Context: one part of a larger RNA
RNA sequence: UGUAGGAUAUUUGAGGGGUUUUGACCUUAGUACGAGAGGAUUAGGUCGGACGAACCUCUGGUGUUUCUGUUGUCCUGUCAAGGGCAUAGCAGAGUAGCUACGUUCGGAACGGAUAAACGCUGAAAGCAUAUAAGCGUGAAACCCUCCCCAAAACACAGAUAUCCCUUGAGGCACCUCGAAGACUACGAGGUUGAUAGGCCGGGAGUGUAAGUGCAGCGAUGCAUUCAGCUUACCGGUACUAAUUUGCCGAUAGG
Numbered sequence: 001u002g003u004a005g006g007a008u009a010u011u012u013g014a015g016g017g018g019u020u021u022u023g024a025c026c027u028u029a030g031u032a033c034g035a036g037a038g039g040a041u042u043a044g045g046u047c048g049g050a051c052g053a054a055c056c057u058c059u060g061g062u063g064u065u066u067c068u069g070u071u072g073u074c075c076u077g078u079c080a081a082g083g084g085c086a087u088a089g090c091a092g093a094g095u096a097g098c099u100a101c102g103u104u105c106g107g108a109a110c111g112g113a114u115a116a117a118c119g120c121u122g123a124a125a126g127c128a129u130a131u132a133a134g135c136g137u138g139a140a141a142c143c144c145u146c147c148c149c150a151a152a153a154c155a156c157a158g159a160u161a162u163c164c165c166u167u168g169a170g171g172c173a174c175c176u177c178g179a180a181g182a183c184u185a186c187g188a189g190g191u192u193g194a195u196a197g198g199c200c201g202g203g204a205g206u207g208u209a210a211g212u213g214c215a216g217c218g219a220u221g222c223a224u225u226c227a228g229c230u231u232a233c234c235g236g237u238a239c240u241a242a243u244u245u246g247c248c249g250a251u252a253g254g
Stems, first nucleotide, its partner, number of pairs: 005164007015149004021049007033038001051106005059100004066093005071086006111143002117137004165253001170248004174190005195241003198237005204230003211224005
């Protein structure tokens, strides 16, 4: 852009893509078989390897936007308390997110037509012969089944439901954003508002702040204090920003 107005939701499936793996053990059974040694077919069950998908509850990793300890040096006039730099200065932990070493799940079964192979009936050729006519059995391969995409299936451009339209349907721009993202797109919102920030409460992390008091000559310890601080998480709250607006657009649809 098209699908002869537009929107929302739900769909059919022409066609395409993906998957397709394998072992051990237990029972059947020390049975069939076999002189013995040995030792099944079959059927049922359990647990794995590799591979793949999704996810983050658990276990770990990371977590240069969180907390703490600490070395050197410079600075805030000094003490104390802090800040900068030194690989994030070094070290110990760690939320969200992302992850695997973690968790959950998957390959199945039934069926169709077949390969090799094995058959039935059966002539040519009074017999025989699975084949010449005809009819079967039969594999991880093929087609289905299972999962995903799919009406842009190029002219049968499909279907169902609801709603709207000069009283301007609807869309785009613009703005606040996102478990969406290179850009775009997609999705949530734009005051009739919880979209983001702030704030409040909670969770979670760190580990008991500063100041003051007490004890000690002092380093330091104790009390106030499971304190103080706190990013991405959860809930709430219009305080701030989504202002004002512009453009396209069908004349109820040949």
Predicted 3D model of a 254-nucleotide part of an RNA (large-subunit ribosomal RNA, domain VI) from a metagenome. The coordinates come from a structure-prediction model, not an experiment, and the mean pLDDT is 85.